[in-house]
RNA sequence: AUUGAAAAAGGCACACCUUUCGUGAGGAAGGGUCGCAAAGCUACCGGUCUUUAUUGUCUUUAGACAGCGGGGUUACCAAAU
Numbered sequence: 001a002u003u004g005a006a007a008a009a010g011g012c013a014c015a016c017c018u019u020u021c022g023u024g025a026g027g028a029a030g031g032g033u034c035g036c037a038a039a040g041c042u043a044c045c046g047g048u049c050u051u052u053a054u055u056g057u058c059u060u061u062a063g064a065c066a067g068c069g070g071g072g073u074u075a076c077c078a079a080a081u
Stems, first nucleotide, its partner, number of pairs: 001081002003078002011036002016031006034067001040073003044070003047065004053059001
């Protein structure tokens, strides 16, 4: 450096519940533990969702999702090469 079968030091935390913020998608904190080898960070590309304008599609405004895929970037452990 490549790789991720098993294990281990350690890490994260789906659904659901409680409190709270938001019109909403969703966010934060606590519980929880389905899963995760980047389920760390980042909206750059694609995608999904909410929202404004519109009768409505297209389009448009402002957003959400990194646990949907890809890219970028940083990092723990370890068999093997």